[in-house]
């Protein structure tokens, strides 16, 4: 140096809470008392998982699908299916998009300019089709809280996009010079 193998930690749908929404409290204000409100106290909710990183910078509302829920349509109602919006408002942060710069691989055997192409699995890109994969959610069953709410274990589901595949179509797979054979 290169690789297995294990155990630990991070690993960006992340991380936060001033407003909203809900619990609890209370020699408080209000009632004749509750109960509510209103003060004040101490709390809870707040993205459910896939994907995604050579270095920097500048700009942007940052991929994707689940579930929920709101509007339209299928339809006169429910149901359900379809399609469009939405993860209460925010606030940080981000691995995303575009462009630049700068490294690095490829693009002809070496180097070198210029171009191109991608990003370390690094001359491949688009587009069509295929092929999957997932947690919440729900069902038991615990736990931890007066509570709101949170946490664990089991079970049986459901995705899309990226990836990956195709004897599928298109496009791309240098140029010029030295030197080398």
């Nucleotide at each position: 140096c290169a690789g297995g193998u294990c155990g630990c930690a991070a690993g960006a749908g992340c991380g936060c809470c001033a407003g909203a929404c809900c619990u609890c409290c209370c020699u408080g204000u209000u009632u004749g008392g509750a109960g509510g409100a209103c003060g004040g106290g101490a709390g809870g909710u707040g993205a459910c998982g896939a994907g995604g990183a050579g270095g920097g910078g500048a700009u942007c509302u940052a991929u994707c699908g689940a579930g929920g829920u709101g509007c339209c349509g299928g339809c006169a109602u429910c149901c359900c299916c379809g399609g469009c919006g939405u993860u209460c408002g925010g606030c940080g942060g981000g691995u995303g998009a575009u462009c630049c710069c700068c490294c690095g691989g490829c693009c002809a055997g070496g180097c070198g300019a210029c171009g191109g192409u991608c990003g370390u699995c690094a001359a491949g890109g688009g587009c069509a089709g295929g092929c999957a994969c997932a947690a919440a959610c729900c069902g038991c069953g615990c736990g931890a809280g007066c509570g709101a709410u949170c946490g664990c274990g089991c079970g049986a589901a459901c995705a899309a996009a990226u990836a990956c595949c195709u004897c599928g179509c298109c496009c791309g797979c240098g140029u010029c010079g030295c030197c080398g054979c």

The RNA shown here (glmS glucosamine-6-phosphate activated ribozyme aptamer) has 181 nucleotides and comes from a Chloroflexota bacterium. The sequence was found by an Rfam model in a public genome assembly. NCBI's taxonomy places the organism under Bacteria, Bacillati, Chloroflexota. It matches the Rfam family "glmS glucosamine-6-phosphate activated ribozyme aptamer". About the family: This entry contains a glucosamine-6-phosphate activated ribozyme that is found in the mRNA for GlmS. GlmS is an enzyme that uses fructose-6-phosphate and glutamine to generate glucosamine-6-phosphate. The ribozyme catalyses self cleavage of the glmS mRNA that is thought to regulate GlmS activity. Rfam classes the family as a riboswitch. The coordinates come from a structure-prediction model, not an experiment, and the mean pLDDT is 77.